[in-house]
Context: one part of a larger RNA
RNA sequence: GAUUGAACGCUGGCGGCAUGCUUAACACAUGCAAGUCGAACGGUAAGCAUGAACCUUCGGGUACGAGUACAGUGGCGGACGGGUGAGUAAUGCAUAGGAAUCUACCUUAUAGUGGGGGACAACCUGGGGAAACUCAGGCUAAUACCGCAUAAUACCUAAGGGUGAAAGAGGGGGUGCGCUAUUGGAUGAGCCUGCGUCGGAUUAGCUUGUAGGUGGGGUAAUGGCCUACCAAGGCAACGAUCAGUAGCUGGUCUGAGAGGAUGAUCAGCCACACUGGGACUGAGACACGGCCCAGACUCCUACGGGAGGCAGCAGUGGGGAAUAUUGGACAAUGGGCGCAAGCCUGAUCCAGCCAUGCCGCGUGUGUGAAGAAGGCUCUAGGGUUGUAAAGCACUUUAAGUUGCGUUAUCUGUGACGUUACCAACAGAAUAAGCACCGGCUAACUCCGUGCCAGCAGCCGCGGUAAUACGGAGGGUGCAAGCGUUAAUC
Numbered sequence: 001g002a003u004u005g006a007a008c009g010c011u012g013g014c015g016g017c018a019u020g021c022u023u024a025a026c027a028c029a030u031g032c033a034a035g036u037c038g039a040a041c042g043g044u045a046a047g048c049a050u051g052a053a054c055c056u057u058c059g060g061g062u063a064c065g066a067g068u069a070c071a072g073u074g075g076c077g078g079a080c081g082g083g084u085g086a087g088u089a090a091u092g093c094a095u096a097g098g099a100a101u102c103u104a105c106c107u108u109a110u111a112g113u114g115g116g117g118g119a120c121a122a123c124c125u126g127g128g129g130a131a132a133c134u135c136a137g138g139c140u141a142a143u144a145c146c147g148c149a150u151a152a153u154a155c156c157u158a159a160g161g162g163u164g165a166a167a168g169a170g171g172g173g174g175u176g177c178g179c180u181a182u183u184g185g186a187u188g189a190g191c192c193u194g195c196g197u198c199g200g201a202u203u204a205g206c207u208u209g210u211a212g213g214u215g216g217g218g219u220a221a222u223g224g225c226c227u228a229c230c231a232a233g234g235c236a237a238c239g240a241u242c243a244g245u246a247g248c249u250g251g252u253c254u255g256a257g258a259g260g261a262u263g264a265u266c267a268g269c270c271a272c273a274c275u276g277g278g279a280c281u282g283a284g285a286c287a288c289g290g291c292c293c294a295g296a297c298u299c300c301u302a303c304g305g306g307a308g309g310c311a312g313c314a315g316u317g318g319g320g321a322a323u324a325u326u327g328g329a330c331a332a333u334g335g336g337c338g339c340a341a342g343c344c345u346g347a348u349c350c351a352g353c354c355a356u357g358c359c360g361c362g363u364g365u366g367u368g369a370a371g372a373a374g375g376c377u378c379u380a381g382g383g384u385u386g387u388a389a390a391g392c393a394c395u396u397u398a399a400g401u402u403g404c405g406u407u408a409u410c411u412g413u414g415a416c417g418u419u420a421c422c423a424a425c426a427g428a429a430u431a432a433g434c435a436c437c438g439g440c441u442a443a444c445u446c447c448g449u450g451c452c453a454g455c456a457g458c459c460g461c462g463g464u465a466a467u468a469c470g471g472a473g474g475g476u477g478c479a480a481g482c483g484u485u486a487a488u489c
Base pairs, nucleotide, nucleotide: 001489002488003487004486006485007484008483009482010481013361014360015359016358017357018356020353021319026317027316028315030314031313032312035076036075037074040073041072043070048067051064053062054061055060083272084271085270092197093196095194096193097192098191101189102188106185107184109182110181111180112179113178114148116146117145123138124137125136126135127134128133154163155162156161168177198244200242205235206234207233210232212230213229214228215227216226217225247269248268249267250266251262252261253260254259274295275294276293277292278291297308298307299306300305325351327350328349329348333347334345335344336343337342364394365393366392367391374385375384376383377382398430400425401424402423403422405421433478434477435476436475437474438459439458440457444473445472446471447470448469454461455460
């Protein structure tokens, strides 16, 4: 000098764009953050509207059909999106390759979609429990479940043969929506290898499923991944092992560069979800707002037993020098479900708070010498503050008040929004501070103090004339900021 997710002190007008728990991966009250489909299915309370029927005291009542709500069966989605960086020095990341794999939805193509069956929820009845919830009996539907038929460019094979699928819905129809099998693609994911990836030797030896082979198991798939046997290897001063520290990268900061430091925001990958372990379902998880077990903690309890997990968005306590609203909307972009209408979406888009940063604008402009008054200083003449002020003449950016809604293109929609933009109005009106002035380093005098009080980045100032302390006048530098502290180059 440059820089920062900064903090502190003094000060503070406006706008635009960004950023905002770096500390306790500490504990969390409350609300919301993942649902959707009635065009898969059986039900059905209450109300409304409507069509037609019956009764009627003409008020209405009864029964039926279609729509809307709700719990249940079923499908798809809850593996994405969002958060955090604890762990991890390599099962990671970065880069370049590889072969032994899977891939829902989407897409290319071919073929099929025939005929049957038995259940279980909901519901009803009865029982247990404080609750969470749960048990028994009975009824029922399906795109839920299970056989039969059919069968190839599918799978297995000892090559003879064997195995082996489907589901329908809608007012009706359809070349539309689905379902089944196979095939190619796309996308995503799993696996392997080379090279690179912090410092410590006051860590020198480490290893027995350990390094390799054969048979078997297991996986979507290779493989000591697992197992039985064989055999005795494998790694290491080119740093094994051990202990410490750390998410990695694109990037960011600095620097002429080489390099050094760093990894907030944004983007890619990885890991984690109260702590530890485990599997289930599924195309995909060993699953943040799923399940089971153990533990710590918190809450409810009728003491028998239960409930919970903000490192989602807000918010609270705590810690800390320090970091925001328990806001609006799905209008846009995107996602889930649905034929669609649409519903959901703290993703997202916006608004709120903070000079935290960057950028822009303003706090007036011109004229004005009696060089006014006042302040400071003086050799008492003067000098300086200083065209500065006053005065005179103007302007109205920003802020403020009022009002209107123009503009191309096919339709609908606006949270933001009392937006921006535009026009009019009033009045210099509402808007300047901070640090420094001995040298480095731009900027000097007076008073007070008297090695005291104090200053200080370094050199050093202060003991009676201090340009170095404190105040004042003046000056210098930056400016809605200025200075200090911390940190990096």